[in-house]
RNA sequence: GACAAGGGCAAAGCCACCGAAAGGUGGCGGCGCAAAGUCACCGGUCUACGGGGUCGACGGACUCUAUGAUAGCGGGAUCGCCGAA
Numbered sequence: 001g002a003c004a005a006g007g008g009c010a011a012a013g014c015c016a017c018c019g020a021a022a023g024g025u026g027g028c029g030g031c032g033c034a035a036a037g038u039c040a041c042c043g044g045u046c047u048a049c050g051g052g053g054u055c056g057a058c059g060g061a062c063u064c065u066a067u068g069a070u071a072g073c074g075g076g077a078u079c080g081c082c083g084a085a
Base pairs, nucleotide, nucleotide: 001082008033009032013028014027015026016025017024018023031072037078038077039076041075042074043073044070045069046068050065051064052063053062054061055060
């Protein structure tokens, strides 16, 4: 980062499985992406099993909290294909 070349990845949705959930994995599928390769270091966002608090006779409800998640939210780190202006 170009009306280039070879390609790559794969949103939503559906099916199956894992998970308390967020979400993840595989298959189908393509919204898009020049890092939509990899990494939770920083911020944001999501979830709340468990733990704390409040209410309640109980069932439970509400609330706070990541150790969970998100790299296709942003920053950062790091590896990489091609080579016009």